Annotation: The RNA shown here (transfer RNA) has 73 nucleotides and comes from a Candidatus Falkowbacteria bacterium. It matches the Rfam family "tRNA". It is annotated as a transfer RNA.
RNA sequence: GCCGACUUAGCUCAGCUGGUAGAGCAGUUGCCUUGUAAGCAUCAGGUCGUCGGUUCAAGUCCGACAGUCGGCU
Numbered sequence: 001g002c003c004g005a006c007u008u009a010g011c012u013c014a015g016c017u018g019g020u021a022g023a024g025c026a027g028u029u030g031c032c033u034u035g036u037a038a039g040c041a042u043c044a045g046g047u048c049g050u051c052g053g054u055u056c057a058a059g060u061c062c063g064a065c066a067g068u069c070g071g072c073u
Stems, first nucleotide, its partner, number of pairs: 001072007010025004019056001027043001029041003049065005
């Protein structure tokens, strides 16, 4: 230098054919327990990597850029 994959909650990841974003773990609060862990309930947590474009509508489609990983030279 070229090619490919990936980027969504603190972490690991879903998200279908474009229709208004979720799970598990972690965290808060409460219940339970002599107490802790475990268990149960509850609540909070997101400019979906950035900037543009298409569209009535974009996490999803298109382009550029950035980052991570892999391959080739």